RNAcentral holds the full RNA, with entries from ENA and SILVA. The part of an RNA shown here (small-subunit ribosomal RNA, central domain) has 350 nucleotides and comes from Eutreptiella sp. The coordinates come from a structure-prediction model, not an experiment, and the mean pLDDT is 87.
Context: one part of a larger RNA
RNA sequence: UUGGGCGUAAAGCGUCUGUAGGUGGUCUUGUAAGUCUCGUGUUAAAUAGUAGGGCUUAACCCUAUCAUGGCAUUGGAAACUGUUAGACUUGAGUUCGGUAGGGGUAAAAGGAAUUCCCAGUGUAGCGGUGAAAUGCGUAGAUAUUGGGAAGAACACCGAAAGCGAAAGCAUUUUACUAGGCCGAUACUGACACUCAGAGACGAAAGCUAGGGUAGCAAACGGGAUUAGAUACCCCGGUAGUCCUAGCCGUAAACGAUGGAUACUAAGUGGCGUGCGUAUUAUAUCGUACGCUAUUGUAGCUAACGCGUUAAGUAUCCCGCCUGGGGAGUAUGCUCGCAAGAGUGAAACUC
Numbered sequence: 001u002u003g004g005g006c007g008u009a010a011a012g013c014g015u016c017u018g019u020a021g022g023u024g025g026u027c028u029u030g031u032a033a034g035u036c037u038c039g040u041g042u043u044a045a046a047u048a049g050u051a052g053g054g055c056u057u058a059a060c061c062c063u064a065u066c067a068u069g070g071c072a073u074u075g076g077a078a079a080c081u082g083u084u085a086g087a088c089u090u091g092a093g094u095u096c097g098g099u100a101g102g103g104g105u106a107a108a109a110g111g112a113a114u115u116c117c118c119a120g121u122g123u124a125g126c127g128g129u130g131a132a133a134u135g136c137g138u139a140g141a142u143a144u145u146g147g148g149a150a151g152a153a154c155a156c157c158g159a160a161a162g163c164g165a166a167a168g169c170a171u172u173u174u175a176c177u178a179g180g181c182c183g184a185u186a187c188u189g190a191c192a193c194u195c196a197g198a199g200a201c202g203a204a205a206g207c208u209a210g211g212g213u214a215g216c217a218a219a220c221g222g223g224a225u226u227a228g229a230u231a232c233c234c235c236g237g238u239a240g241u242c243c244u245a246g247c248c249g250u251a252a253a254c255g256a257u258g259g260a261u262a263c264u265a266a267g268u269g270g271c272g273u274g275c276g277u278a279u280u281a282u283a284u285c286g287u288a289c290g291c292u293a294u295u296g297u298a299g300c301u302a303a304c305g306c307g308u309u310a311a312g313u314a315u316c317c318c319g320c321c322u323g324g325g326g327a328g329u330a331u332g333c334u335c336g337c338a339a340g341a342g343u344g345a346a347a348c349u350c
Base pairs, nucleotide, nucleotide: 004321005320006319007304008303012318014201015200016199017198021194022193023192025088026087027086028085030083031082033081034080035077036076037075039073040072041071042070043069049065050064051063052062053061054060091191092188093187094186095184096183097182098181099180103177104176105175106174107173108172109171110154114150115149116148117147118146119145120144121143125136126135162169163168206247207246208245209244210243211242215241216240220236221235222234223233258317259316260315261314262313263312266295267294268293269292270291271290272289273288274287275286276285299306300305323350324349325348332343333342334341335340
C1' cells in the first nucleotide's frame, strides 16, 4: 500500500446550495490518448534461474542460455474508455391545466383561562401537604357577581394525519412568497449524479442594546423532611422565557441508518391526485402514480432485528473509523463581546 468496516460494538458532517474534482443515457462517424498486439533497440559485468563441464566431493570455478517485466520506437486492431462531428428522447429541466398542506414572512382580529385593579354580596378562615409549617386574611382574604387592564399561549378538531432540507411548523382572516404531487405530452436535448474547499440555514440555553413582563421559573430567601439535606415536597422569587436588531453555531441536531440510480414475494391501513364503475350528488368499489405506517418472504445480520421507505442485490460520489484511558485534554491557528466553538496531538499507562 491493498484487503475490512460505519442502526445498537470505533465510525454518516445537524441540514441544504454548490465550485474544483470524480462519475455519467441511446445511435452513428472519424481519431487513436488510454487499451490490446507483431517486430526492433535497450535493460553492463558479476549475482540469481536452467542445462552441462572442471578441481576426489562440496563450497568454489568455467561454458552455454531462456522467460517475464520496464522504457523507447516502426507498423497493426478499433470492441470498451477518452476525444471530434452529427443525431435521438427514456434521465434532467421548462410550459400548460389542476390540487392538498400547522411550509415561510408581515399585518390585523378573536375567545377561554391566569394574574392584578375597581365596585357589590359576604364572614373567618384560605392555601398547602404523606402530615405540617412558612405564606395570605378582621386594614375584610378565600368564595361569588359585575366592570376594567396586561402579557403569554392557542383547548376541542387532533390522528404511528399533513407540510418543510434540517432545525422546525397549529385560533381566525388578509397580503406577499417558496416547494411538492397528479395529469397533458407542447418545448429544450444529457443540460445529469455526487461534491474537497466555500456559502446559507440551524432547537434550547447563553451574550449585547432597547422594549416588555400575566403565568412559569435557574439563582436566591424561607418552611419542612433528614443523622445531615447546599436536594426531592411546600411558600415566595430575580435573570430568563416574549418582542425588535445583532451575535453564538452547539444537542441523544436520532431513523443513533449520507446522497443518487436500477433491480428483487406478498398482505393490511392512512394521506394527495387522476382514471374507470356506480350515483341527482357525495360516499363505496377497482386501478395507476406520489407520500406515509405496519406485518412479513427471499436475502442480509454476531444477535437484536432490517426487509420495495432495506440494514437485500449492484454501480457512482462524498464524509468518517482503526484497542481502553490520557482526551475532545494540551499546544498552535481560525472564529467569537464573552461563554466558548472548530481543528486537534503526545508522553505515560493498562